[in-house]
RNA sequence: CUCUUAUCAAGAGAGGUGGAGGGAACGGCCCGAUGAAGCCCGGCAACCGCCAACAAAUCGUUGGAAAGGUGCCAAUUCCUGCAGGGGUAUUUUGCCUUGGCAGAUAAGAG
Repeated sequence: CUCUUAUCAAGAGAGGUGGAGGGAACGGCCCGAUGAAGCCCGGCAACCGCCAACAAAUCGUUGGAAAGGUGCCAAUUCCUGCAGGGGUAUUUUGCCUUGGCAGAUAAGAG
C1' cells in the first nucleotide's frame, strides 16, 4: 500500500507542558490566546488476547476482569457531494429516510 470481515446515534479531565493551529480530503459549518496541534499524566470503551458457563468437533453464544496488544476522549465518521424513496409543494431550496462512495478503528491475508 491492496484485499476480506466487523463496528462507527453511547462513553471519556475546569490537570501539567506547549505555544498556533485544528476538525482526513472538496465545499460548508465550526473549534482555538477564556488558549489549537504535539507530548505527559488522567480517563472511556472493550476489537484482539485472557477467565468462566453453555455448546460442540475446534465455529459460536452469554457473562466477567482490564494487569497484556491496539484504539479513542467538541459537534452522528460535525454536515455534505452519488443513487433511490417519503411528506409538503407550481418549481427550486430546504426537511425525513434507505443504500452507495470516501474515511476511521480492530482482526486477518497478500
Model confidence (mean pLDDT): 81 of 100. This is a predicted structure of a 110-nucleotide RNA (SAM riboswitch aptamer (S box leader)) from Scopulibacillus darangshiensis. The organism belongs to Scopulibacillus, within Bacteria.